Predicted 3D model of a 349-nucleotide part of an RNA (small-subunit ribosomal RNA, central domain) from an uncultured bacterium.
The RNAcentral record of the full RNA draws on ENA and SILVA.
The coordinates come from a structure-prediction model, not an experiment, and the mean pLDDT is 89.
[in-house]
Context: one part of a larger RNA
RNA sequence: CUGGGUGUAAAGGGAGCGCAGGCGGGAAGACAAGUUGGAAGUGAAAUCUAUGGGCUCAACCCAUAAACUGCUUUCAAAACUGUUUUUCUUGAGUAGUGCAGAGGUAGGCGGAAUUCCCGGUGUAGCGGUGGAAUGCGCAGAUAUCGGGUGGAACACCGGUGGCGAAGGCGGCCCUCUGGGCCGAGACCGACGCUGAGGCGCGAAAGCUGGGGGAGCGAACAGGAUUAGAUACCCUGGUAGUCCCAGCCGUAAACGAUGGAAGAUAGUAGUGGGGGGAAGAUCCCCACCGGGCAGCAGCCAUCGCAUAAAGCGUCCCGCCUGGGGGAGUACGGCCGCAAGGCUAAAACUC
Numbered sequence: 001c002u003g004g005g006u007g008u009a010a011a012g013g014g015a016g017c018g019c020a021g022g023c024g025g026g027a028a029g030a031c032a033a034g035u036u037g038g039a040a041g042u043g044a045a046a047u048c049u050a051u052g053g054g055c056u057c058a059a060c061c062c063a064u065a066a067a068c069u070g071c072u073u074u075c076a077a078a079a080c081u082g083u084u085u086u087u088c089u090u091g092a093g094u095a096g097u098g099c100a101g102a103g104g105u106a107g108g109c110g111g112a113a114u115u116c117c118c119g120g121u122g123u124a125g126c127g128g129u130g131g132a133a134u135g136c137g138c139a140g141a142u143a144u145c146g147g148g149u150g151g152a153a154c155a156c157c158g159g160u161g162g163c164g165a166a167g168g169c170g171g172c173c174c175u176c177u178g179g180g181c182c183g184a185g186a187c188c189g190a191c192g193c194u195g196a197g198g199c200g201c202g203a204a205a206g207c208u209g210g211g212g213g214a215g216c217g218a219a220c221a222g223g224a225u226u227a228g229a230u231a232c233c234c235u236g237g238u239a240g241u242c243c244c245a246g247c248c249g250u251a252a253a254c255g256a257u258g259g260a261a262g263a264u265a266g267u268a269g270u271g272g273g274g275g276g277a278a279g280a281u282c283c284c285c286a287c288c289g290g291g292c293a294g295c296a297g298c299c300a301u302c303g304c305a306u307a308a309a310g311c312g313u314c315c316c317g318c319c320u321g322g323g324g325g326a327g328u329a330c331g332g333c334c335g336c337a338a339g340g341c342u343a344a345a346a347c348u349c
Base pairs, nucleotide, nucleotide: 003320004319005318006317007302012316014201016199017198021194022193023192025088026087027086028085029084030083031082033081034080035077036076037075038074039073040072041071042070049065050064051063052062053061054060091191093187094186098181099180103177104176107173108172109171110154116148117147118146119145120144121143125136126135162169163168206247207246208245209244210243211242215241216240220236221235222234223233258315259314260313262311270289271288272287273285274284275283276282297304298303322349323348324347331342332341333340334339
């Protein structure tokens, strides 16, 4: 390289857009590049292969044939691929009618709770634990009532509910805005799928500058526990968690399952839409989504099973004796740094 693989054994890129490239719907015509057939030329000799022969055999040597799977020229064919012309509507898209939604962005508002502050009532405890102690409290705490401040998060609804490409998104109102679905079928006429590089997105933690800081809380301190206790438990508590701007680019970024279209048993429940009836109950849908069980089939097992891990197709990523060394060193690229990406070997079992 080929082949075989990629849920759990090694292996799906975190996810999207997309240049090149690869692949690509139905009909008719043209061309003849690929393709197929014929012919001609060439494909040195030796080697290889077959047969025969020569050295007493063999290696070796000689002869003949085949072969040299190729290239060039030419004639022909037109099914398939390609190129091109015309055309079609089912793939893709556009417009218009409805619909659901924590999709995104910016701003405003609200109530519960915690903290702190002020004031009232009130008195000796509170807090915490397995039990305690550190801690707080007679300078009046805890409890309770009234008022105020500030930050963060939005109980119930809430759901094997919804939305988003993924990360992710949850109080209410409003601004701008993306995507999707149903029905209808007007327009366009293959405009498509995938996608090495590339570009933007990307939880948490972390970083830079500036703000903010209620609660929580790495580090740290103290109290316990213990043989010890650099822990688990308790009392405190800094960074951080929050906001703005800019970095980082990782994850068990998981469905450990790349994307796209096609066809392949049924059954019951659920979110959205449509249709019927008589309106919400009820019935139907060959519609879209998200779950459970299950047939054929698949699988080493577990299991998957119209949301496939089954059946065939296209494109991309990745794997290639095992464990360690090691996702490390070196080099390169990126980063302020932390580090990230790419990625070995010696040695060893």
Background: Rfam family: Bacterial small subunit ribosomal RNA.